[in-house]
RNA sequence: GCCCAGGUGGCGGAAUUGGCAGACGCAGUAGACUCAAAAUCUACCGCCGCAAGGCUUGUGGGUUCGAUUCCCACCCUGGGCACCA
Numbered sequence: 001g002c003c004c005a006g007g008u009g010g011c012g013g014a015a016u017u018g019g020c021a022g023a024c025g026c027a028g029u030a031g032a033c034u035c036a037a038a039a040u041c042u043a044c045c046g047c048c049g050c051a052a053g054g055c056u057u058g059u060g061g062g063u064u065c066g067a068u069u070c071c072c073a074c075c076c077u078g079g080g081c082a083c084c085a
Stems, first nucleotide, its partner, number of pairs: 001081007010026003019065001028044005046055003058074005
């Protein structure tokens, strides 16, 4: 350099292949139980905000009423191939 796969909260990982983003689990926070802890149970748990609300799927554009999903460019990660006097 070429080809393929991928990038989503703190972590793993979903989302009828265009229609409520983050299901589910781990971790975490608060509470219950306990003499105390562990285990268990209940609630909460992306970011900003007192709230109302706003933002968010690697980055920037495009198509569309509507994009994690389709198109273009780029960045990064993994794999394969090529080059290596």